[in-house]
RNA sequence: GAAGUCGGCCAGGCGAUCGCUGGCGUGCAGAGGACCGUGCGACAGAGGAAAGUCCGGGCUCCAUAGGGCAGGAUGCCGGUUAACGACCGGACGCCGUGAGGCGAUGGAAAGUGCAACAGAAAAUAAACCGCCGAUGGCUUGGCCCGGGCGACCGGGGCUUGAUCAGGCAAGGAUGAAACGGUGGGGUAAGAGCCCACCGCAGGCGUGGUAACACGACUGGCACGGCAAACCCCAUCCGGAGCAACACCGAAUAGGCGGACGACGAGGCGGCCCGCUGAGUCCGCGGGUAGGUGGCUAGAGCGGCGCGGUAACGCGUCGCCCAGAUGAAUGAUCGUCCACGACAAAACCCGGCUUACCGGCCGACUUCAAUG
Numbered sequence: 001g002a003a004g005u006c007g008g009c010c011a012g013g014c015g016a017u018c019g020c021u022g023g024c025g026u027g028c029a030g031a032g033g034a035c036c037g038u039g040c041g042a043c044a045g046a047g048g049a050a051a052g053u054c055c056g057g058g059c060u061c062c063a064u065a066g067g068g069c070a071g072g073a074u075g076c077c078g079g080u081u082a083a084c085g086a087c088c089g090g091a092c093g094c095c096g097u098g099a100g101g102c103g104a105u106g107g108a109a110a111g112u113g114c115a116a117c118a119g120a121a122a123a124u125a126a127a128c129c130g131c132c133g134a135u136g137g138c139u140u141g142g143c144c145c146g147g148g149c150g151a152c153c154g155g156g157g158c159u160u161g162a163u164c165a166g167g168c169a170a171g172g173a174u175g176a177a178a179c180g181g182u183g184g185g186g187u188a189a190g191a192g193c194c195c196a197c198c199g200c201a202g203g204c205g206u207g208g209u210a211a212c213a214c215g216a217c218u219g220g221c222a223c224g225g226c227a228a229a230c231c232c233c234a235u236c237c238g239g240a241g242c243a244a245c246a247c248c249g250a251a252u253a254g255g256c257g258g259a260c261g262a263c264g265a266g267g268c269g270g271c272c273c274g275c276u277g278a279g280u281c282c283g284c285g286g287g288u289a290g291g292u293g294g295c296u297a298g299a300g301c302g303g304c305g306c307g308g309u310a311a312c313g314c315g316u317c318g319c320c321c322a323g324a325u326g327a328a329u330g331a332u333c334g335u336c337c338a339c340g341a342c343a344a345a346a347c348c349c350g351g352c353u354u355a356c357c358g359g360c361c362g363a364c365u366u367c368a369a370u371g
Stems, first nucleotide, its partner, number of pairs: 001367010012336007020045003024041005047342001051353002054351005059241004066273004071237005076090005091105001092103004106232002111230002113226002128172002130168003135165003139161001141159004145154003180198006200219003204215004245293004255284006266276002300319008
C1' cells in the first nucleotide's frame, strides 16, 4: 500500500417562522348528567430494523382446575436467561491459504418402508464383457512306445491349441451409490484366503464436568445409504388474546316460539377419567355501537467496580427517553456536508429473519514492496 474477516457506533446537522400531540403548571369555561373543552408557559415527542407475525414470555380472562391418551416442538456437550427453537463457550463434520463461516449434529443390530432409469445385481444381491479350466469329459496338431513287408492298426504316456461341466468376483462396463482401501504372498485363475499399514468393532488405560480425543491390545477380517421417511429414545408444552379484560353512561321488548337439562345442561382447543353444578342451545323480533381505565417507571437505559474465557451476574451512582384512537412531529426559508438508503410506534419486553445509502472506530488475517 492492496485485499479480506469479525465486532461496535451514527442514521442528515444547525438556526428561524407557522402548525400538530402529550403530561406538568396556571387561567377561563362547563357539569353535578359517562367526561370531554379552551388560552398561555416551559419541557418532551417513531426504528436499527418500528417490518415479517417466525419463536419465547410478562399481563388479562376461562378457572376452584388435577391425571392420562392423542397431538406438537426441540435433538452433540456444558453454561446464561423470566423463557426459548435464542445467545455464549467447547466437541465433531464440511468450506476457506488464513482471520473465520456454515451445520435439520440422538438411534439404521427393535420393526416397517424407499432408491426411477441404467446395470448381472441395489443389501445376508449376483454374472453382461472377461480370467482359469488344476479336477472330470470331448477334441486338433506333434513326439515317444507296441504290432505290421507296407498302407495302416492298437491303445499308453508327454506336450500344444480350443472347448463343456465347473471355478472366480481381482480387471472392465452401468449407476448418485456395487458388500472395505493400498501393497505383497498364495492360487489353475482369483478372493481378507494369509500378512503389513490404514479403516471398522470391542473392551482397557490416560486427559476432560461432558460431548470427545489419544495410546496400546484383541478381534471379525465384516448385513451399505436415507429417519427434512413412518418409527424408537430423551426433554419440554392448557387455551384464547389489549378487538384480552374492568368500570360508567344511554336506549330497548328481563319479548315470542321450540329443543335439551340433577338419570347432570354447561364449563376446561380434541378424547377419556375426575372436579364443579343450573341453566344451555336454535329460530323470529326489538334496542345500543358512547366514554374512561387498561396505556407506559420497565425482566428499563447509561457510567464505574468486582466475578466469569464469554454470554452474563452482583454491587453502587445517575437518568426518565411517545402513548395517538379515522389515528400526533408537517410546511417554508437560510446554511453546512459525508448529499441522506431501507423505512413510521398502537399493551409491553427478549430474540430470530428480511430490507438497506453513506460514514466512523477497534481487533485480527493474507499478499506485495522497502528497511

Model confidence (mean pLDDT): 78 of 100. This is a predicted structure of a 371-nucleotide RNA (Bacterial RNase P class A) from an uncultured Pseudomonadota bacterium. The sequence was found by an Rfam model in a public genome assembly.